[in-house]
Molecule: transfer RNA
Organism: Actinia tenebrosa
RNA sequence: GUCCUUGUAGUAUAGUGGUUAAUACAUCAGACUGGAAUACUGAAGACGUGGGUUCGAUUCCCGCCAAAGCCA
Repeated sequence: GUCCUUGUAGUAUAGUGGUUAAUACAUCAGACUGGAAUACUGAAGACGUGGGUUCGAUUCCCGCCAAAGCCA
């Protein structure tokens, strides 16, 4: 340099054109307890970025950015 894939809470994964974006761990708070927790209840927290298509985009298309891989 070329081609391809991926990018979603702090971390790891789902999701898929439309209704509140889901789960686990982690974090915080509460209850319980002599105290605490691996046990209970609840809360906060995310669609890489800029455009396009569409009535409507996390999803489809394009550019850019980042990461991994193949080839040279």